[in-house]
RNA sequence: AAAGUAGGAGGAACAGUCGCGCUUUAAAUAAGGAUUUAAAGUGAGGAAAGUCCGAGCUCCCCAGAAUCAAGGCGCCCGGUAACACCGGGGUGGAGUGAUCCAACGGAUAGUGCCGCAGAAACUAUACCGCCCGCUAUCAGCGGGUAAGGGUGAAAACGUAGUGUAAGAGACUACGGUUAAUGAUAGUAAUAUUAUUAACGGGUAAACCCCGCCUGGAGCAAAGCCAAAUAAAGGAAGAAGGGUUGAUUCGCCCUGUUUGAUUCCCGGGUAGGCUGCUAGAGUAGCCGGGCAACCGGUUAUCGAGAUAAAUGACUGUUGGUUCGCCAUGGGCGGAUUACAGAACUCGGCUUAUUUCCUGCUUUUCAA
Repeated sequence: AAAGUAGGAGGAACAGUCGCGCUUUAAAUAAGGAUUUAAAGUGAGGAAAGUCCGAGCUCCCCAGAAUCAAGGCGCCCGGUAACACCGGGGUGGAGUGAUCCAACGGAUAGUGCCGCAGAAACUAUACCGCCCGCUAUCAGCGGGUAAGGGUGAAAACGUAGUGUAAGAGACUACGGUUAAUGAUAGUAAUAUUAUUAACGGGUAAACCCCGCCUGGAGCAAAGCCAAAUAAAGGAAGAAGGGUUGAUUCGCCCUGUUUGAUUCCCGGGUAGGCUGCUAGAGUAGCCGGGCAACCGGUUAUCGAGAUAAAUGACUGUUGGUUCGCCAUGGGCGGAUUACAGAACUCGGCUUAUUUCCUGCUUUUCAA
């Protein structure tokens, strides 16, 4: 220098003008909620996203025990309120390496499946070959064999020897793998080692077996206040309305147990309030721990909208990049991502911009 790998930090700053949501205070209007104006304070994220996990909270409700079904999880230790999360470790795999990946219990409980090729994909079998026998002998038939060749991702443990007609864990030695038991190290997973036994192909994100876990719906949860109109229920109850300028009379309509009219009232719609943001909070310091994280202490309050506010423009300074002058620098242009809270937390995943640091490999120079 190039390529790679792991981790961390930030998510532009300031000023001016015009606006928006919420809170408080003041004033005016209004007297049924309230509305308007002014001032002050405050106003998105690292992912607010996907809604994939785990919780709080609420209701339905009792999910305690057992059994069944469905689904999820599955090496060990630790962390956590909890986790399909995080940290450390083990084992296996990928990479020259830094480093990364793993649903990582069981294939000797049972069942199923294993494309193409190949004789044969699991207890069955023989294409070429090797050996023996026979025959009509450049060949064919029958038998033995699985050492060698060939197929395949994978072919019944490997090498050497004994043995044999040829061969074969058939036998022997050494080695390998797996399991059991013991010893040593470790909290453990596990590793090393000794003895014994076996050598059994793969596949469980195929059925299945073993162990553990799980009730459902979700803030549009849920609770409260509560118009107008219509109808229902209860109480009182014989008159009420029209005609007329007005009163009386008259006339007309409705009604008197099929109840005019008046009053009361549960539920509940529109609408409003609560839930709603002080919490497994945030920041600093100290201590414990390899770390995740935990403990102590001090300080602090940082959105709460509901058709959904958090914006727009201008200037200056930054960041990135391009061009020119010219390489110490200056001038000019472009650009400044992904994205937008909606009950709240802890994670994961995905989208995206810039900078910094550690480490690895290769090349070059001294």
Predicted 3D model of a 366-nucleotide RNA (Bacterial RNase P class A) from a Candidatus Zixiibacteriota bacterium. Its Rfam family is "Bacterial RNase P class A". Rfam classes the family as a ribozyme. The sequence is in RNAcentral, with records from ENA. Model confidence (mean pLDDT): 75 of 100.